Annotation: Predicted 3D model of a 71-nucleotide RNA (transfer RNA) from Candidatus Planktophila sp. Rfam family: tRNA. It is annotated as a transfer RNA. Model confidence (mean pLDDT): 82 of 100. The sequence is in RNAcentral, with records from ENA.
[in-house]
RNA sequence: GCCCGCAUAGUAUAAUGGUAAUACAGUUGAUUUGUAAUCAUCUAAUGAGUGUUCGAUUCACUCUGUGGGCU
Repeated sequence: GCCCGCAUAGUAUAAUGGUAAUACAGUUGAUUUGUAAUCAUCUAAUGAGUGUUCGAUUCACUCUGUGGGCU
C1' cells in the first nucleotide's frame, strides 16, 4: 500500500427494517441475631456523521478505533 471482518449498559452476549432483550455486576427492599446465598424492585447501552425508507442496531457511503490476511 491492498483486501476482509468487528464496534449494543461497567462486563459477556441477543435482537426478520417495526416498543433494544438476557445473564453477571450496581441501587433499594424482603429474608437472617448478623453475613453469605436466595427472592423482588430500580438504574444504565446501539462508535461519529450523511443518505435510503412511513420507520434503521439492521441497508448504502465516509470517518474513527480495533482484529486478521496478502505483498